[in-house]
């Protein structure tokens, strides 16, 4: 220097043929329990890397940028 993948809650990760973004763990509040874990019930917690395009409307589609990994040279 070519070329592929991926980037979503605090952490692993789903959603992907465009329609108001979800789980599981973790943390907080409550209930049970002499506490502690374990076990119930709640409720919060996201500028979907960034920046533009397209669209009536983008986590999803298009270009660019940044970063991580792979393969080529």
């Nucleotide at each position: 220097g070519g070329g592929g993948u991926g980037u979503u809650a605090g952490c692993u990760c789903a959603g992907c043929c465009g329609g108001u973004a979800g789980a599981g763990c973790a943390g907080c509040u409550c209930c049970c329990u002499u506490u502690u874990a374990a076990g119930g019930a709640g409720a919060a917690g996201g500028u979907c890397a960034c920046a533009g395009g397209u669209u009536c409307g983008a986590u999803u589609c298009c270009u660019g940028u940044a970063c991580a990994c792979c393969c080529c040279a």
Molecule: transfer RNA
Organism: Parcubacteria group bacterium